[in-house]
RNA sequence: UCAGUCGGCUGGACGGCCGCUCCGGCAUUUCACCGAAAGGUGGCCGGGGAGGAAAGUCCGGGCUCCAAGGACAAACGGUGCCGGAUAACGUCCGGCGGGGGCAACCCCAGGGAAAGUGCCACAGAGAGCAGACCGCCCGUCUUCGCGAAAGCUUCGACGGGUAAGGGUGAAAAGGUGCGGUAAGAGCGCACCGCGCCGGCGGCAACGCAGGCGGCACGGCAAACCCCACCGGGAGCAAGACCGAAUAGGAGCGGCGCGGGACGCAAGUCUCAGGUCCUGUCCGGAUCAGCCGUUCGGGUAGGUUGCUGGAGGCGGCGGGUAACCGGCGUCCCAGAGGAAUGGCCGUCACGCAUGUGGCUCGCGCUACAUGCCUUACAGAACCCGGCUUAUAGGCCGGCUGAUAUG
Numbered sequence: 001u002c003a004g005u006c007g008g009c010u011g012g013a014c015g016g017c018c019g020c021u022c023c024g025g026c027a028u029u030u031c032a033c034c035g036a037a038a039g040g041u042g043g044c045c046g047g048g049g050a051g052g053a054a055a056g057u058c059c060g061g062g063c064u065c066c067a068a069g070g071a072c073a074a075a076c077g078g079u080g081c082c083g084g085a086u087a088a089c090g091u092c093c094g095g096c097g098g099g100g101g102c103a104a105c106c107c108c109a110g111g112g113a114a115a116g117u118g119c120c121a122c123a124g125a126g127a128g129c130a131g132a133c134c135g136c137c138c139g140u141c142u143u144c145g146c147g148a149a150a151g152c153u154u155c156g157a158c159g160g161g162u163a164a165g166g167g168u169g170a171a172a173a174g175g176u177g178c179g180g181u182a183a184g185a186g187c188g189c190a191c192c193g194c195g196c197c198g199g200c201g202g203c204a205a206c207g208c209a210g211g212c213g214g215c216a217c218g219g220c221a222a223a224c225c226c227c228a229c230c231g232g233g234a235g236c237a238a239g240a241c242c243g244a245a246u247a248g249g250a251g252c253g254g255c256g257c258g259g260g261a262c263g264c265a266a267g268u269c270u271c272a273g274g275u276c277c278u279g280u281c282c283g284g285a286u287c288a289g290c291c292g293u294u295c296g297g298g299u300a301g302g303u304u305g306c307u308g309g310a311g312g313c314g315g316c317g318g319g320u321a322a323c324c325g326g327c328g329u330c331c332c333a334g335a336g337g338a339a340u341g342g343c344c345g346u347c348a349c350g351c352a353u354g355u356g357g358c359u360c361g362c363g364c365u366a367c368a369u370g371c372c373u374u375a376c377a378g379a380a381c382c383c384g385g386c387u388u389a390u391a392g393g394c395c396g397g398c399u400g401a402u403a404u405g
Base pairs, nucleotide, nucleotide: 001401002400003399004398005397006396007395008394009393010392012347013346014345015344016343017342018341020049021048022047023046024045025044026043031042032041033040034039051376055387056386058385059384060383061382062381063235064234065233066232069282070281071280072279073278076231077230078229079228080227081095082094083093084092085091096110097108098107099106100105111226112225116224117223118220119219120218133166134165135162136161137160138159139158140157141156145152146151174192175191176190177189178188179187193215194213195212196211197210199208200207201206239304240303241302242301249295250294251293252292253291254290255289258271259270260269261268262267273287274286275285276284277283311330312329313328314327316325317324318323350371351370352369353368354367355366356365357364358363
């Protein structure tokens, strides 16, 4: 200097005028306006007012309410190497194993294929108790040819052996090499791979070295499945309060419609039973009801929930890190059809054009003019993540290449 890879920050600033919204203070007040009501609006001063993703709604929770909840089981769903962090997670950190890359680094839907079932199209002889197309070798017969003879033997036919070579395919009966054989083959041997055994290291996943064994039939579980662990539902349109209004309604289907005591009666209590809460047990609701379903009626006004938090910032300690502890300090949006805007001026960053200078060139630099919320994009109960989009600018770590010293 170039290329690569990982991480961080920013994504405008200042001033003036007018406007919006929230909080606090002051003032006004049985004031004025809107409204049926509940309630809302109206003055002055001070302070605050969108994001790294506010997005997607993919996970996890806080919070609120509901179910009559607890235990066990099933169904359904989720996760899937080991250890740790966390409120929790399918997230994050550190490792292990596998793959890619020269490397830094990146990726993995990472338990089980001898529990079972299923699939591997086409091609190919054969695709998992899976094979002989072309070949290679041997024997017999035939036979052109060679030979004095014994014999050798082209082409062809039949029989046998073989799976090393070739072909097909995404994948072919462990791989490479040597020996052996008629030709071959783990047939034998060496190394690698695989299986079993125990030793050492490590919390562990796993690794290292060694011994024994010629060695079981490959892949796919983001195929069904098996194994281990985890899991109520609904969601701020949750919920609470105020005001106003109405129909405690009707039809159909399923199960059921008993006893006792007190009481003049209405009714009350109790036993059993019915229905319902996925199933069972316990428990509970309801009771002449319970469950399911169809039709129909009222309200959709106002206030609240609504921002002090698993909070931000700073520095100290522990930890490889994620993160944890404690100290100090700060309050940093709360709208309600949806507030944070409009205009003017200056500066910064960047872009375009022109002129001048430097340079072999690429390009660099100075000035002038113009543009300059020009990127992705706007809270809606809140928080921790993941994923997706992103013009431009700045900073740092590491790896590789080249040159100089």